[in-house]
RNA sequence: UCUUAUCCAGAGUGACGGAGGGGCAGGCCCGAUGAAGUCCGGCAACCAUCAAUCUAUGAUUGAUAAGGUGCUAAUUCCUGCAGACAAUUUGUCUGGAAGAUAAGA
Numbered sequence: 001u002c003u004u005a006u007c008c009a010g011a012g013u014g015a016c017g018g019a020g021g022g023g024c025a026g027g028c029c030c031g032a033u034g035a036a037g038u039c040c041g042g043c044a045a046c047c048a049u050c051a052a053u054c055u056a057u058g059a060u061u062g063a064u065a066a067g068g069u070g071c072u073a074a075u076u077c078c079u080g081c082a083g084a085c086a087a088u089u090u091g092u093c094u095g096g097a098a099g100a101u102a103a104g105a
Base pairs, nucleotide, nucleotide: 001105002104003103004102005101006100007099012040014039015038016037020030021029022028024080025079026078027077041072042071043070046068047067048064049063050062051061052060053059054058076098081095082094083093084092085091086090
């Protein structure tokens, strides 16, 4: 960089740390009643393991959480591009873009 899948659920009155953080832009927020980061705890079930079924070198469903990741304010915090509808420059909905994560190339 490409492909596929998912992104309205869930998870801390912990320890260290000390001023930033929420990808980008705009907005709106979080933060000395303690940000980032590290550790511990936790959540989930993508990979994984086990079992069953069948369209059978795979697929689906269920179970588990020892292992590889991930996640642990706000829907991916909202919008960003296009369209539809309502309505009066705002709202709702659909699709996309961008981003994040996993697995593969």

Predicted 3D model of a 105-nucleotide RNA (SAM riboswitch aptamer (S box leader)) from uncultured Schinkia sp. The sequence is in RNAcentral, with records from MGnify. Taxonomically the source falls in Schinkia (Bacteria, Bacillati, Bacilli, Caryophanales). Its mean pLDDT, the model's own confidence on a scale to 100, is 85. Rfam family: SAM riboswitch aptamer (S box leader). Gene Ontology term of the family: regulation of gene expression.